Large-subunit ribosomal RNA, domain VI from a Candidatus Saccharimonadota bacterium, 251 nucleotides, folded computationally. Rfam family: Bacterial large subunit ribosomal RNA. Rfam links the family to the GO terms structural constituent of ribosome and ribosome. Its mean pLDDT, the model's own confidence on a scale to 100, is 82. NCBI's taxonomy places the organism under Bacteria, Bacteria candidate phyla, Candidatus Saccharimonadota.

Context: one part of a larger RNA
RNA sequence: CGUUAGGAAAUUUGAGAAGAUCCACCCUUAGUACGAGAGGACCGGGGCGGACGAACCUCUGGUGUAUCGAUUGUGGCUACCUGCUGCAUUGUCGAGUAGCUAUGUUCGGAAUAGAUAAGCGCUGAAAGCAUAUUAAGCACGAAACUAACUUCAAGAUAAGAUUUCCCUAUGAGGACACUGAAAGAUUAUCAGUUUGAUAGGCGCAAGGUGGAAGCAUGGUAACAUGUGUAGCUGAAGCGUACUAACAGUCC
Numbered sequence: 001c002g003u004u005a006g007g008a009a010a011u012u013u014g015a016g017a018a019g020a021u022c023c024a025c026c027c028u029u030a031g032u033a034c035g036a037g038a039g040g041a042c043c044g045g046g047g048c049g050g051a052c053g054a055a056c057c058u059c060u061g062g063u064g065u066a067u068c069g070a071u072u073g074u075g076g077c078u079a080c081c082u083g084c085u086g087c088a089u090u091g092u093c094g095a096g097u098a099g100c101u102a103u104g105u106u107c108g109g110a111a112u113a114g115a116u117a118a119g120c121g122c123u124g125a126a127a128g129c130a131u132a133u134u135a136a137g138c139a140c141g142a143a144a145c146u147a148a149c150u151u152c153a154a155g156a157u158a159a160g161a162u163u164u165c166c167c168u169a170u171g172a173g174g175a176c177a178c179u180g181a182a183a184g185a186u187u188a189u190c191a192g193u194u195u196g197a198u199a200g201g202c203g204c205a206a207g208g209u210g211g212a213a214g215c216a217u218g219g220u221a222a223c224a225u226g227u228g229u230a231g232c233u234g235a236a237g238c239g240u241a242c243u244a245a246c247a248g249u250c251c
Base pairs, nucleotide, nucleotide: 001155006166007165008164009163010162011161012160016152017151018150019149022050023049025047026046027045028044034039052108053107054106055105056104060102061101062100063099067095068094069093070092071091072088073087074086075085076084077083112147113146114145119140121138122137173251174250175249176248177193178192179191180190181189198244199243200242201240202239203238204237207233208232209231214227215226216225217224218223
């Protein structure tokens, strides 16, 4: 831009397209059918796995330059002790929430139908017999094909359908702006903009770290213990208008 007078919101049909389609082993049927024996099934039922794929983070782990702790050298507050802190790859090391992840968890391939391939047949002549057909007619027959399963899908220009609302000729709306994340390079999408929980802050606190400072006690001291599951933190969660979503502009 097109499609339907126009606009907003929601639900759909499916022409068409894409994906998936895998395999082993074990038990049973059954040591049955078959076979002199050796051996050893079809069909059917059940189970367990491999590879592949999708989603997710409850568990097991990884990362985790948010966070907590330990510690070395050197500098600062500071003249000293203590404490806090800068730099040294996040200084190094031990842990680790959220998020993201696999080696972790869950799930998937199924069943069925149609029309067929190779092939197997029925009826049956040409050719009084025979013959599945290198005749007519009819029926079976595969992981392949068409459906079925999953996803997208009306620019499917043959441009589809349904519901609700505005408006019966104007309105309704959209965009910018601002706060942001389940989104993200930008854009877009999504949640909001005081008739408000959108982000920050604050409160609670699952979780993380691992026992703060100060003081007291014990010890010559290093240090230990008590106060005290302490202090710090808390990307997820719940709440709370304290701060910022103001003021507006354009079509």